[in-house]
Context: one part of a larger RNA
RNA sequence: GGACGAACGUUGGCGGCGUGACUAAGGCAUGCAAGUCGAGCGACGGACUCACUUCGGUGAGGGACCGAGCGGCAAACGGGUGAGUAACACAUUGGUAACCUACCUCCGAGUCGAGCAUAGCCUCCCGAAAGGGAGAUUAAUACUCGAUAGUCAUGCGGGGACAUAUGUCAUUCGCAUGUAAAGAUUUAUUGCUCGGAGAGGGGCCUAUGUCUGAUUAGCUUGUUGGUGGGGUAAUGGCCUACCAAGGCUUUGAUCAGUAGCAGGCGUGAGAGCGUGACCUGCCUCACUGGGACUGAGACACUGCCCAGACUCCUACGGGAGGCUGCAGUCGUGAAUAUUCCACAAUGGCCGAAAGGCUGAUGGAGCGACGCCGCGUGCAGGAAGACGCCCUUCGGGGUGUAAACUGCUUUUAUCAGGGAAGAAUUCGUGACGGUACCUGAUGAAUAAGAGGUUGCUAACUCUGUGCCAGCAGCAGCGGUAAUACAGAGACCUCAAACGUUGUCC
Numbered sequence: 001g002g003a004c005g006a007a008c009g010u011u012g013g014c015g016g017c018g019u020g021a022c023u024a025a026g027g028c029a030u031g032c033a034a035g036u037c038g039a040g041c042g043a044c045g046g047a048c049u050c051a052c053u054u055c056g057g058u059g060a061g062g063g064a065c066c067g068a069g070c071g072g073c074a075a076a077c078g079g080g081u082g083a084g085u086a087a088c089a090c091a092u093u094g095g096u097a098a099c100c101u102a103c104c105u106c107c108g109a110g111u112c113g114a115g116c117a118u119a120g121c122c123u124c125c126c127g128a129a130a131g132g133g134a135g136a137u138u139a140a141u142a143c144u145c146g147a148u149a150g151u152c153a154u155g156c157g158g159g160g161a162c163a164u165a166u167g168u169c170a171u172u173c174g175c176a177u178g179u180a181a182a183g184a185u186u187u188a189u190u191g192c193u194c195g196g197a198g199a200g201g202g203g204c205c206u207a208u209g210u211c212u213g214a215u216u217a218g219c220u221u222g223u224u225g226g227u228g229g230g231g232u233a234a235u236g237g238c239c240u241a242c243c244a245a246g247g248c249u250u251u252g253a254u255c256a257g258u259a260g261c262a263g264g265c266g267u268g269a270g271a272g273c274g275u276g277a278c279c280u281g282c283c284u285c286a287c288u289g290g291g292a293c294u295g296a297g298a299c300a301c302u303g304c305c306c307a308g309a310c311u312c313c314u315a316c317g318g319g320a321g322g323c324u325g326c327a328g329u330c331g332u333g334a335a336u337a338u339u340c341c342a343c344a345a346u347g348g349c350c351g352a353a354a355g356g357c358u359g360a361u362g363g364a365g366c367g368a369c370g371c372c373g374c375g376u377g378c379a380g381g382a383a384g385a386c387g388c389c390c391u392u393c394g395g396g397g398u399g400u401a402a403a404c405u406g407c408u409u410u411u412a413u414c415a416g417g418g419a420a421g422a423a424u425u426c427g428u429g430a431c432g433g434u435a436c437c438u439g440a441u442g443a444a445u446a447a448g449a450g451g452u453u454g455c456u457a458a459c460u461c462u463g464u465g466c467c468a469g470c471a472g473c474a475g476c477g478g479u480a481a482u483a484c485a486g487a488g489a490c491c492u493c494a495a496a497c498g499u500u501g502u503c504c
Stems, first nucleotide, its partner, number of pairs: 001504004006500005013374006019367002021332001026330003030327003035073003040070002044067003048061005080285001082283001090209003094205003099202003104198008112146004122135005152178007160169003183190003211257003218248003223245008260282004264275004287308005310321004338364001340363003346360001347358004377407004387398004412441006421431001424427001448493005453474003459488005469476002
C1' cells in the first nucleotide's frame, strides 16, 4: 500500500447493486416450510336439490362443494449446517468383460379369465388422554390364483471370434423349466405388462495429489492371502468356517493435534504465501447413540423402532416432542436483520386439465457492513464590514469568505401522468401507483473526521511547568513546549474519517 462476512469511536443527505450469528452442532414459545389426484375406489359423513313431515326427522336424487378412509405418485428433491472426517472425503485421470436406474424419449410385442379379503361406515368394549380391541358388512389401478409369450431369467449341450483368470461378445443354435398385465373418462386419449435401446442420475474400483508433530518408532489377528459358503444391483475379509503366516513402516507406518474438499477469493511483477464468507460442484450431519422397514432410490432433517439426556401433559396407570428450514425468542458474544408480501415470474411435486401446494424462488423491510454513483449550489461582489486571531501597535490573517445582487433546481417537497417484466387470442403483476416523464415552489433539505517535531502534507498564541498529559518508532513535558491542553490558522480525505484485529 491492498484486502475484510469485520468490530469500536466521532459524524451522517440520497440512490443502485451486493451482503449480514465468524461465538453456543447451546436451549427453544408461536406460526408457516410437502403435498396432490373424484378421469383409480366405495353414495362413508356433512353441505346441496326435491318430496313428505308430528318440525325431531324420513325418503329419493344428481353431483364432486367440504371432510375422513382405501389406492397411486411425490415425500431420497428443494432448503440448512460444517459437528465429524487426514479418508478413494475431495480434485484430476482411467476402468466397470463386476453394476443399478422410478419418471422421460424411441422401438417391438401384449392387455384373457377367476377369486379371497380389508379400511371406511355400523354396533359394542377398554382408556384421563394418546390411542387400542371385538363383531358385522363393502369397493378398487389394493391383494391372490390360473392362461398365453419371448430378443427375458435359470440350467444343460454344440460351433465361431476375442481373450486367457474365472470368462466375454455376436446372427448364436437346440432343449428343459419359470415368471406378465388394470383399468378410467367418453371416442379420442391416457394408463397397465414384458422385452430392447437412449438420455439423465447413481454405486464400486485404480493411479496421482491433499496440514503439523519423532519431546509419537515400531504397528496389525479379520490382521495379509487362499479355499468353501453366505451376502449385495455389483467386486471385495463385506461376513463366516477352515488353511497358510502374512501385511504396513525413516520415501515416516502407528499415535497425537488440527481441518469439510474443490472451482475460486485476497495479495504479489511473478514464483509463491494466506484463505475456503457470499455463488457453484462434491461430501457430511439432522437432540445423542444404535437399528432396520418401505421403496427405482434412504438406513430417510419436519418417517418408524430401541436406548439415553432434556422439555411438556397426566386422572400417576401412561403419553407427547426434536428450528444445523423461514421468521422469531432466550443465552453466549466486540458483533450480525422482519414472528413482512406474493405464488405475478423462474423452477419443483401432484393432476388429462382447470388447478392445488411450494418461508425453493421472486420481492419489500432493517444495518454507511462493502463497492459504485450523485448532491450539499453557480456567477458577480471591498485594497477588504462585524467578530475572532496575531502584532514590532504601523499593521497583518480569516477573505470574495459573508452581507448584498443576479441565476439555476441535480436533490427535496407538492401536484398530474405512469410502465416493461405477461410467456398466451382473452384474462392474469407480489414488487407498486414503484421506476420513469411533466409541471410548480424555493438556495431552498444536506459536512464532517483525523492531523499539523521528524518519518509526513500542514504553525502561531495562551495555559501548564518531568505536573497534567502525549506517543506507531525516534521521543516530547523540570517557566518563552510548532510534540501536553485550549484558541486561531493550516493540511489530508470526505458521507465518511480514524482506531483495533487478521492476511499478503
This is a predicted structure of a 504-nucleotide part of an RNA (small-subunit ribosomal RNA, 5' domain) from a Candidatus Magasanikiibacteriota bacterium. It was read from a public genome assembly. Taxonomically the source falls in Candidatus Magasanikiibacteriota (Bacteria, Bacteria candidate phyla). It matches the Rfam family "Bacterial small subunit ribosomal RNA". Gene Ontology terms of the family: ribosome and structural constituent of ribosome. Its mean pLDDT, the model's own confidence on a scale to 100, is 84.